A computed fold for a 251-nucleotide part of an RNA from an uncultured Bacteroidia bacterium, annotated as large-subunit ribosomal RNA, domain VI.
Rfam family: Bacterial large subunit ribosomal RNA.
Context: one part of a larger RNA
RNA sequence: CGCUAGAAAAUUGAGAGGAUCUGACUUUAGUACGAGAGGACCGGGUUGGACAUACCUCUGGUGUAUCUGUUGUUCCGCCAGGAGCACCGCAGAGUAGCUAUGUAUGGAGCAGAUAAGUGCUGAAAGCAUCUAAGCACGAAACUGACCUCAAGAUGAAUUUUCUUUUAAGGGUCGUUAAAGACGAUGACGUUGAUAGGUUGUAGGUGUAAAGGCAGUAAUGUCAAAGCCGAGCAAUACUAAUUACCCGUAGA
Numbered sequence: 001c002g003c004u005a006g007a008a009a010a011u012u013g014a015g016a017g018g019a020u021c022u023g024a025c026u027u028u029a030g031u032a033c034g035a036g037a038g039g040a041c042c043g044g045g046u047u048g049g050a051c052a053u054a055c056c057u058c059u060g061g062u063g064u065a066u067c068u069g070u071u072g073u074u075c076c077g078c079c080a081g082g083a084g085c086a087c088c089g090c091a092g093a094g095u096a097g098c099u100a101u102g103u104a105u106g107g108a109g110c111a112g113a114u115a116a117g118u119g120c121u122g123a124a125a126g127c128a129u130c131u132a133a134g135c136a137c138g139a140a141a142c143u144g145a146c147c148u149c150a151a152g153a154u155g156a157a158u159u160u161u162c163u164u165u166u167a168a169g170g171g172u173c174g175u176u177a178a179a180g181a182c183g184a185u186g187a188c189g190u191u192g193a194u195a196g197g198u199u200g201u202a203g204g205u206g207u208a209a210a211g212g213c214a215g216u217a218a219u220g221u222c223a224a225a226g227c228c229g230a231g232c233a234a235u236a237c238u239a240a241u242u243a244c245c246c247g248u249a250g251a
Base pairs, nucleotide, nucleotide: 001152005163006162007161008160009159010158011157015149016148017147018146021049022048023047024046025045026044027043033038051106052105053104054103055102059100060099061098062097066093067092068091069090070089071086072085073084074083075082076081110144111143112142117137118136119135120134169246170245171244172243173189174188175187176186177185194239195238196237197235198234199233200232201231203228204227205226211222212221213220214219
């Protein structure tokens, strides 16, 4: 821009793409078969491999948010306690998020029409013949079925609702994240929990400083402390103010 008023939702599915894999064990059954040696079809069950998709409860990784220990040096006048720099200084842990080696799920079953092939009936050709007329089976291949996209499918589909005019609706703007290069998408904008803050808490680290007590002291204890808390809740304290723009009709 189109789809012939303008919108908001919900659908249909022409069409397109994806997937389609396979082993072992067990049972049937030491059965059928076979002199024996050996040893099944068909069917049932269990459990794997590789691959694919999703997720983070568990097991781990990362985790320059965080907590702790510690070396050197500079500084905060000194002590104590801290801060900066040194690859995040080094080291030990680690929430959220992101992840695989972790977890879950998938390939199934079924139908249609068939290939090679197997047949029934059956003439031409008094017989025979799956074929000439007719009829029935038959494969991971084909068409559906499963998953995803999909009406620019210009053949532009359908349904419901809204608006009949400073309309309905949308955008700008602001707070933003399950989104994100930017646009876009999603949530929210006081009739408000959208983000921050505050409070609490799952959780992380591991028992802060100062002081008291015990000990000659190191240290222990009061103390499961202190600090953090990307998660989860509660709470309008702060910021989402006011407003503006588009839209407004057909042969």